Model confidence (mean pLDDT): 81 of 100. The RNA shown here (Guanidine-I riboswitch aptamer) has 113 nucleotides and comes from Roseicyclus sediminis.
RNA sequence: GCGCAGAGCAUUUAGGGUUCCGCCCGGACGCCACGUUCCGGGGCCUGGUCCGAGAAAUGCAGCCGGCCGGCAAAUUCCGGCGCGGUACACGGCGGGCCAAAAUCCCGGGAGAG
Numbered sequence: 001g002c003g004c005a006g007a008g009c010a011u012u013u014a015g016g017g018u019u020c021c022g023c024c025c026g027g028a029c030g031c032c033a034c035g036u037u038c039c040g041g042g043g044c045c046u047g048g049u050c051c052g053a054g055a056a057a058u059g060c061a062g063c064c065g066g067c068c069g070g071c072a073a074a075u076u077c078c079g080g081c082g083c084g085g086u087a088c089a090c091g092g093c094g095g096g097c098c099a100a101a102a103u104c105c106c107g108g109g110a111g112a113g
Base pairs, nucleotide, nucleotide: 008060009059010058011057012056015051016050020048021047022045023042024041025040026039027038028037029035062086063085064084065083066081067080068079069078070077088108090111094106095105096104
């Protein structure tokens, strides 16, 4: 320098919009003290449902190393451990999904250093 393989899942958060709920506004109907109804609009409505991070968190799993045990035997097979490790990480435009948007997906991409 090139090539191959791998980089998982769950919960949550930053964040996100507006399908549903709620809230607000207007109208109709009803009521005579007000809604348990319908229609339209508002996400520049705090929210609930919902989506949600490679470069956020936590947990689990996997993998690697070490130690221990099993079997005739073990660098090789199986299992265990309140053992260790799992680094680093600037990042568009544009497009896509779902109702819609997004740090979701394209994408550890293009590009930069």

The model forms 100% of the base pairs in the Rfam consensus.
Its Rfam family is "Guanidine-I riboswitch aptamer". Rfam describes the family as follows. This family represents a conserved RNA structure found upstream of the ykkC and yxkD genes in Bacillus subtilis and related genes in other bacteria.
Lineage of the source: Bacteria > Pseudomonadati > Rhodobacterales > Roseobacteraceae > Roseicyclus.